[in-house]
């Protein structure tokens, strides 16, 4: 120079003009309105995928079942399915990166199509054909009707095998020998593999070495299911407090009406006035000072912790503000170009609604800071 | 704001439970027959990245994740 990897971080800057929502303070002709000052989106605020905190509700101890999640060790954390370190496995030449990474000799069950045979399997095509059958030629011996005995060829009928060909995603180790008619872990040695000891090294997970043993085939558990661990349920539209107005209940000196024995009487209306609880509109609360932020020490490989020092308050409503334009420079891309510039376009993903951690998922450009590979100068 | 469900030919569905060639059912579209012509009948045929990406696993519409697009409910 070229290619790449990992880690953190920005994600437009300044000024002017007007608008918008919360908060103080102030002023006026005060149900309101204007002025100053002040604060006013994110790294994802997204998806709502898991984890809490907060309320109510059920149960109020514990165990079993059912359902559901998690699933390699250790370790951080209020908690986790997140995060950090190791293990193991698999990719990359590296830097590094990915992995739902417990159990398949507990059981049940799948494996379509080809395939001879897919679950304690199997023989298309091939090899043999030792031993048995059937042909055909010879030989020898009893003997003459025929009968024994042993020999060679040849068929592949009975069989015998699983080495090799072939189907398949997936076929019951590998290489080399002994054997044999062929030929096989049938036998032997070595390597692989699985199992049990033993011994080192590590908290573990797990790695290393030796040593035995048996001739040793797997794949699915993101299929049921077995183990070990975690889960009560719903969600601020959760929930408290106040509480017009209408209906509804109680009551009373007053007021209308009706009755009689004519009264400080009886009964009724509800036209007035007071009370009453449930509780609708609406008002407040939850609600933003918190498992808070920044920076320094300290321990710790790290995530992260500390009753260590210093500093700062950082949006909050109601269906819901956080915007426009204008002028400079910033970046990227085009066209001109007298290399200075000058002119057009573009500046992303997106947007709080109780709240906090964390995953995932969009994202125009850019900035440190560490590592690997190539090649090329010294 | 919170809690569910659905996506398969041009349309509308079954198939997803318990993985097996993407298969089917209806309408709807293309030729031919029929008919003087049209419909409606009979014949034949065509048309699917099972919303998209990944993973599992021999094998995925179906199983598990991520992401989309519509729809329902809750004061």
């Nucleotide at each position: 120079u070229g290619a790449g990897c990992c880690c953190g971080c920005c994600g437009g800057g300044c000024g002017g003009c007007c608008g918008c929502g919360g908060c103080a303070c102030g002023g006026c002709c005060c149900a309101g309105c204007c002025g100053u000052g002040u604060c006013g989106a994110g790294g994802a605020a997204a998806g709502u995928c898991c984890g809490g905190a907060c309320u109510c509700c059920a149960c109020a101890g514990g165990g079993c079942a059912a359902c559901g999640g998690u699933g390699c060790u250790g370790g951080g954390u209020a908690a986790c399915a997140c995060c950090c370190a190791g293990g193991c496995g698999g990719g990359g030449c590296g830097a590094c990166c990915c992995g739902a990474c417990g159990g398949a000799a507990a059981g049940u069950g799948c494996a379509a199509c080809a395939g001879a045979g897919a679950g304690c399997a199997g023989a298309c095509c091939g090899c043999c054909g030792a031993u048995g059958g059937c042909g055909c030629c010879g030989g020898c011996c009893c003997g003459c009707a025929g009968g024994g005995c042993g020999g060679g060829c040849g068929c592949a009928c009975a069989g015998g095998c699983a080495a090799g060909g072939g189907u398949g995603a997936a076929a019951c180790g590998g290489u080399g020998g002994u054997g044999u008619a062929a030929g096989a872990g049938a036998c032997c040695a070595c390597c692989a593999g699985c199992g049990c000891c033993g011994c080192a090294g590590g908290c573990g997970a797990c790695u290393g070495c030796g040593g035995c043993g048996g001739a040793u085939c797997g794949g699915c558990a993101a299929a049921c299911c077995c183990c070990a661990c975690c889960g009560g349920g719903a969600g601020c539209a959760a929930g408290g407090c106040c509480g017009a107005g209408c209906a509804g209940g109680g009551g009373c000196a007053g007021g209308g009406c009706u009755g009689c024995c004519c009264g400080u009487c009886c009964g009724c209306c509800a036209c007035g006035c007071c009370c009453c609880g449930g509780g609708u509109a609406g008002g407040c609360c939850g609600c933003a000072c918190g498992a808070g932020c920044c920076c320094c020490c300290c321990g710790g490989c790290a995530a992260c912790g500390g009753a260590g020092g210093g500093g700062c308050c950082c949006a909050g409503a109601g269906a819901g503000a956080u915007g426009g334009c204008c002028g400079c420079c910033g970046c990227c891309g085009g066209u001109c170009c007298u290399c200075g510039g000058a002119c057009c376009g573009g500046u992303a993903c997106a947007g709080a609604a109780u709240c906090c951690g964390g995953c995932u998922u969009a994202c125009a450009g850019g900035c440190g800071g560490g590592c690997u590979c190539a090649c090329c100068a010294c | 704001g919170g809690u569910c469900c659905u996506g398969u030919g041009g349309u509308g569905c079954a198939g997803u439970u318990u993985g097996g060639a993407g298969u089917g059912c209806a309408c709807a579209c293309c030729g031919c027959c029929c008919u003087g012509u049209c419909a409606a009948g009979g014949c034949g045929g065509a048309g699917g990245c099972c919303g998209c990406g990944g993973g599992u696993u021999c094998a995925a519409a179906u199983c598990c994740c991520g992401u989309c697009a519509g729809g329902a409910c809750c004061g």
Two RNAs folded together computationally: RNase P RNA and transfer RNA, 453 nucleotides in total. It holds a member of the Rfam family "Bacterial RNase P class A". By type it is a ribozyme. About the family: Ribonuclease P (RNase P) is a ubiquitous endoribonuclease, found in archaea, bacteria and eukarya as well as chloroplasts and mitochondria. Its mean pLDDT, the model's own confidence on a scale to 100, is 80.